[in-house]
Context: one part of a larger RNA
RNA sequence: CUAUGUUUAAGGAACUCGGCAAAACAGCAGGCGUAACUUCGGGAUAAGCCUUGCCUGCAUCUUGUGAUUUAUCAUUAUGAUGUAGGCCGCAGCGAAAGAGCUCAUGCAACUGUUUACCAAAAACACAGGUCCGUGCUAAGUCGUAAGACGAUGUAUACGGGCUGACUCCUGCCCAGUGCCAGAAGGUUACGAGGAUGGGUUCACGCCUUGAAUCUAAGCCCUGGUGAACGGCGGCCGUAACUAUAACGGUCCUAAGGUAGCGAAAUUCCUUGUCUGGUAAGUUCAGACCCGCACGAAUGGAGUAAUGAUGUGAGCACUGUCUCAAACAUAGACCCG
Numbered sequence: 001c002u003a004u005g006u007u008u009a010a011g012g013a014a015c016u017c018g019g020c021a022a023a024a025c026a027g028c029a030g031g032c033g034u035a036a037c038u039u040c041g042g043g044a045u046a047a048g049c050c051u052u053g054c055c056u057g058c059a060u061c062u063u064g065u066g067a068u069u070u071a072u073c074a075u076u077a078u079g080a081u082g083u084a085g086g087c088c089g090c091a092g093c094g095a096a097a098g099a100g101c102u103c104a105u106g107c108a109a110c111u112g113u114u115u116a117c118c119a120a121a122a123a124c125a126c127a128g129g130u131c132c133g134u135g136c137u138a139a140g141u142c143g144u145a146a147g148a149c150g151a152u153g154u155a156u157a158c159g160g161g162c163u164g165a166c167u168c169c170u171g172c173c174c175a176g177u178g179c180c181a182g183a184a185g186g187u188u189a190c191g192a193g194g195a196u197g198g199g200u201u202c203a204c205g206c207c208u209u210g211a212a213u214c215u216a217a218g219c220c221c222u223g224g225u226g227a228a229c230g231g232c233g234g235c236c237g238u239a240a241c242u243a244u245a246a247c248g249g250u251c252c253u254a255a256g257g258u259a260g261c262g263a264a265a266u267u268c269c270u271u272g273u274c275u276g277g278u279a280a281g282u283u284c285a286g287a288c289c290c291g292c293a294c295g296a297a298u299g300g301a302g303u304a305a306u307g308a309u310g311u312g313a314g315c316a317c318u319g320u321c322u323c324a325a326a327c328a329u330a331g332a333c334c335c336g
Base pairs, nucleotide, nucleotide: 001331002330003329004328005327006326007325008324010322011321014320019317029051030050031049032048037042039165053087054086055085056084057083058082059081060080061079063077064075065074066073067072088092093098100315101314102313103312104311105310106309107307108306112124113123128163129162130161131160132159133158134157140149141148142147166302167301168300169299171232172231173230176229177228178225179224180223181222182221185220186219187218191214192213197208198207199206200205233251234250235249236248237247260294261291272288273287274286275285276284
C1' cells in the first nucleotide's frame, strides 16, 4: 500500500452527482397513545411515552384434592392479575436473533412479469372500459392435403385492435386515407358476337382482320363511419390614464383545441416572474400563463393504498467529511 474487520477527541453531511457506504433506531412482549387523508377496508407496530429481574406477604380469579350445614370451608400444589414491602447491578426482552422515522411531490392503481451474464423501471401484464369480426362445417390459426386447434365450446361464447383499478369526464372535423353500405350510371378482362376489309381461287371454298352490341369484381360515383389512420389557423383594429381587449373587420380551412391541466418525465429563450423553505437554493413546493412544441381511450384531470421506483426537505445517527490515527487478520516484502 491492498482486502476484510474493530475503535476514535471536538464537530456532525461541512463529504458527495446523490447520506453511496457506515452508523443509528432495541425491536410484531405488556400498558397508554396515535394525525392529515381515505375507495371507510385502511393509513397503523403511524408518530410518541412508560414498564420489564429477584425475594417476601396479602387479595382476587382459575385448575386440582379433601371435608361438609354442597348457597360453604380448608389445604398444599398449578396458572393469571392486582397490591404492599424489600434486594442487587452501570445495565433485569441483561446473551444471540429480531422495523430507523417523518414531511412534500412526479410516475405507475394494486399482487405480479422482464433484458439467464451491465438496465427491475415510469417498460410488460393486469382486473375493468370500448371497438371490430364470428350463427357453427363459426371467425381465426397450422397444414400441399387428409386432418387438427378453436371446442366435446355456441354471442353472458370465441378471435383480433386500442386503452388500462376507481372517481369526474372523453369536445369539433368524414376534405385526404381506411373500413362499411349502395338492384342507377360511367369505365373495365376473358368470353359471346359477327358488320367490314384483306390474301388466295375459274368457282365452291379456305385463311385472316375483327366494328357495333352483350358481359364480373374493381375503380369512378352516392352516402355513412373517429374508443378507425389522423387533423384541430392567420392578419388588422377597438374601452374616458396607461395597459389589455369582452367587441368588430378580413383571409383561409374538412374543422380551427372544448373541459381540464400547464416552465410539466413536455418550456428553446430560462437559473422565466412571484411566494415559501436556507445565512446563502440552476434542484424542490405553491402560484402565474407569454403552451418554441399539453390536451381528452396514441386517453385528459384527480386519487386512498401499494413501490429494492424518481425528486426535494427534516429528525435521529454517524470516520462520508474537517483530518486523519491506532489495532487485528490475510496478502504485499526477505530467505527457502
This is a predicted structure of a 336-nucleotide part of an RNA (large-subunit ribosomal RNA, domain IV) from an invertebrate metagenome. The coordinates come from a structure-prediction model, not an experiment, and the mean pLDDT is 85.